Predicted 3D model of a 77-nucleotide RNA (transfer RNA) from Candidatus Nitrosotenuis cloacae. Its mean pLDDT, the model's own confidence on a scale to 100, is 82. Rfam family: tRNA. Gene Ontology term of the family: triplet codon-amino acid adaptor activity. A source record names the gene tRNA-Thr-TGT-1-1. The organism belongs to Candidatus Nitrosotenuis, within Archaea. The RNAcentral record of the sequence draws on ENA and GtRNAdb.

[in-house]
RNA sequence: GCCAAUAUAGCUCAGCCUGGCAGAGCAUCGGUUUUGUAAACCGAGGGUCGAGGGUCCAAAUCCCUCUAUUGGCUCCA
Numbered sequence: 001g002c003c004a005a006u007a008u009a010g011c012u013c014a015g016c017c018u019g020g021c022a023g024a025g026c027a028u029c030g031g032u033u034u035u036g037u038a039a040a041c042c043g044a045g046g047g048u049c050g051a052g053g054g055u056c057c058a059a060a061u062c063c064c065u066c067u068a069u070u071g072g073c074u075c076c077a
Base pairs, nucleotide, nucleotide: 001073002072003071004070005069006068007067010026011025012024013023020057028044029043030042031041032040050066051065052064053063054062
């Protein structure tokens, strides 16, 4: 230098192909239960969907550019 994959909640990830209310588990917080703790059950909070731009009535999703990480290939020394 070239190619590919990945980027979404504190963590691990789904959702993207086929545009239409942003989700799950774990963790955290509150409650019920218990003499108390754990477990169990119920509930709550938590998000510029990596960044910018474009298309569209509407973009996590489609298009363009860029950034970061990972992997592969090539060239030079």